[in-house]
Molecule: SAM riboswitch aptamer (S box leader)
Organism: Aquibacillus salsiterrae
RNA sequence: CUCUUAUCACGAGUAGGCUGAGGGAUUUGGCCCUAUGACGCCCGGCAACCGCCCUUUUGGGAAUGGUGCUACUUCCAACAGGCAGAGAUGUCUGAAAGAUAAGGG
Numbered sequence: 001c002u003c004u005u006a007u008c009a010c011g012a013g014u015a016g017g018c019u020g021a022g023g024g025a026u027u028u029g030g031c032c033c034u035a036u037g038a039c040g041c042c043c044g045g046c047a048a049c050c051g052c053c054c055u056u057u058u059g060g061g062a063a064u065g066g067u068g069c070u071a072c073u074u075c076c077a078a079c080a081g082g083c084a085g086a087g088a089u090g091u092c093u094g095a096a097a098g099a100u101a102a103g104g105g
Stems, first nucleotide, its partner, number of pairs: 001105008013043001016042003022033003027078004044070003049066002052061003074097001079094006
């Protein structure tokens, strides 16, 4: 880098420390966060994919290890379709793209 499978509406500092201007993946549009300190790093925390323990069919447990996550549904829409509506638009389903984990090339 790519393929497969699973998950993506829950949870995690409303006064922790450092830093100092941008940030919410990319493009467009929208909506937001941000000097009352963003992003990032450390600490803390959350979760439980792998691993661990018990049971073994499903399952249950702990959180020392490997990851991950810690504003907003993956912030929302974009593509295809259903429903409602005169329309604007709303809503639902799926896809695409993306993120994470485990396994393979």